[in-house]
Molecule: SAM riboswitch aptamer (S box leader)
Organism: Bacteroidales bacterium
RNA sequence: GAUUUAUAAAGAAGAGUUGAGAGAACAGGCUCCAUGAAGCUCUAGCAACCUUCUCACCAGGGAAAAGGUGCUAAAACCUGCCUUUUAAAGGAAUAAUAAACU
Repeated sequence: GAUUUAUAAAGAAGAGUUGAGAGAACAGGCUCCAUGAAGCUCUAGCAACCUUCUCACCAGGGAAAAGGUGCUAAAACCUGCCUUUUAAAGGAAUAAUAAACU
C1' cells in the first nucleotide's frame, strides 16, 4: 500500500519554535488565522479500538486508564451521488481512526 470488520451530530488545552497559510482529494460555499496558520517539540487533557481485570461463554455486558494507538475549532464545517414527504430527512460513496490479515 491492498482487503475485511467496526465506529462517528459527544468530548478534550497550554507553552516553546517557526513565519502564512489551514479546514482529506476536486469543486462551490463558509469559517479560522501576524491578537500568529500549518509543521515540529514538551506538558496537560479527552476518549475507550487493542491490551488489563471481570460477568458470561455466543453475540455481548461491566470496571480501570498502567501499556499500544488515536484525538483536543465549527456534524468528517456544509454541499456536490441516489431516494423522498425536497428550507430538509434518510442512504450511499470517499476520507479518517482502530483491529485483523496480506